[in-house]
RNA sequence: GGAGAAGGCCAGGCGAUCGCCGCGAGACGUUCGGUCUCGGGGAGGAAAGUCCGGGCUCCGCAGGACACGGCAGUGGGUAACGCCCACCGUCCGCGAGGACAGGGACAGUGCCACAGAAAGCAAACCGCCGAUCGGGGACCCUCGGGUCCCAGGAGGUAAGGGUGAAACGGUGCGGUAAGAGCGCACCAGCGGACCGGGUGACCGGUCCGGCUUGGUAAACCCUGCCGGGAGCAAGACCGAGCAGAGGGGAGGUGCGGUCCGCACCAUACGACUCUCGGGUAGGUUGCUGGAGGUGACGGGCAACCGUCAUCCUAGAGAAAUGAUCGUCCACGACAAAACCCGGCUUAUCGGCCUUCUCCGGCU
Numbered sequence: 001g002g003a004g005a006a007g008g009c010c011a012g013g014c015g016a017u018c019g020c021c022g023c024g025a026g027a028c029g030u031u032c033g034g035u036c037u038c039g040g041g042g043a044g045g046a047a048a049g050u051c052c053g054g055g056c057u058c059c060g061c062a063g064g065a066c067a068c069g070g071c072a073g074u075g076g077g078u079a080a081c082g083c084c085c086a087c088c089g090u091c092c093g094c095g096a097g098g099a100c101a102g103g104g105a106c107a108g109u110g111c112c113a114c115a116g117a118a119a120g121c122a123a124a125c126c127g128c129c130g131a132u133c134g135g136g137g138a139c140c141c142u143c144g145g146g147u148c149c150c151a152g153g154a155g156g157u158a159a160g161g162g163u164g165a166a167a168c169g170g171u172g173c174g175g176u177a178a179g180a181g182c183g184c185a186c187c188a189g190c191g192g193a194c195c196g197g198g199u200g201a202c203c204g205g206u207c208c209g210g211c212u213u214g215g216u217a218a219a220c221c222c223u224g225c226c227g228g229g230a231g232c233a234a235g236a237c238c239g240a241g242c243a244g245a246g247g248g249g250a251g252g253u254g255c256g257g258u259c260c261g262c263a264c265c266a267u268a269c270g271a272c273u274c275u276c277g278g279g280u281a282g283g284u285u286g287c288u289g290g291a292g293g294u295g296a297c298g299g300g301c302a303a304c305c306g307u308c309a310u311c312c313u314a315g316a317g318a319a320a321u322g323a324u325c326g327u328c329c330a331c332g333a334c335a336a337a338a339c340c341c342g343g344c345u346u347a348u349c350g351g352c353c354u355u356c357u358c359c360g361g362c363u
Base pairs, nucleotide, nucleotide: 001359002358003357004356005355006354007353008352009351010350012328013327014326015325016324017323018322020042021041023039024038025037026036027035028034029032044334048345049344051343052342053341054340055339056231057230058229059228068227069226070225071224072223073087074086075085076084077083088102089100090099091098092097103222104221108220109219110216111215112214125161126160127157128156129155132154133153135150136149137148138147139146140145141144169187170186171185172184173183174182188212190209191208192207193206194205195204196203197202235285236284237283238282244276245275246274247273248272251265252264253263254262255261292311293310294309295308296307297306298305299304329332
């Protein structure tokens, strides 16, 4: 210098003016929680998808089993998880590193397209052989057979070819009619016994065995573990009006205070009035100080945990966080809370930082 790997951070800055939503203080008055003034706060790394897990709330719930759904190497972290960390195994990469639905295929059942003879317990297309049995021929003889040859009928074989993603271990020697774990040696694999290391997954090794049992469980299934339902429109409190129930009740209301008068509503199925419960509209609450942020120290490889100090950082309810101007730059992406957290996934202009790997050059 080039090509990469892993992780982290930022998300236009500054200033002015006018607004919008909460909070605090003060003043004013019509005491409504109203107006004004001042101060201070006001979206994200994903607020998103609503896919997992928990808190919180209401409902349900003796116990057990079944069903259904989810998860699946080992150890740890956590409130919990399908998340995170570390490690193991397999695969990929020269490497830094990356990927893995990573339990069980001798519990049972199913499936394996096309091609191919054959796809699971047997089978044979081209081949190879034809020792044995049978056929044909030649020769010999003691006439019953023997030796040799031919074809390849019965049959044997799975070495070789061919098909396929996958064909019943691989290499070599022996063996054979030809062959074959048929035998042997080594290697691979499986199972068993044992030794050593590790908390464990597992790793290293010794011996033995039959020689060898295809794949598929994001197919049914089996095993182990986990799981009650609904959700802030949860839930709690207050509560007009109308209707209802019970009591009183012959009058009641308006016309500015009183009387008269007038008008209206009633006159017992009762105007008016008092009380009550449920509860609509509406209001209040739940609501944001929390498994919280930052820093230091300590423990741990890490995820994370502990102690101390310090900070307060939106809370609306048809829903606020915007607009205009100036200026600077690299000219600004994806996108916006709605009960709250922990994750995952997806979207994202541009830029910065840290550690590491490989290649090339120079010293």
A computed fold for a 363-nucleotide RNA from a Planctomycetaceae bacterium, annotated as Bacterial RNase P class A. Taxonomically the source falls in Planctomycetaceae (Bacteria, Pseudomonadati, Planctomycetota, Planctomycetales). The sequence is in RNAcentral, with records from ENA. A source record names the gene rnpB. Of the family's consensus pairs, 91% are formed in the model.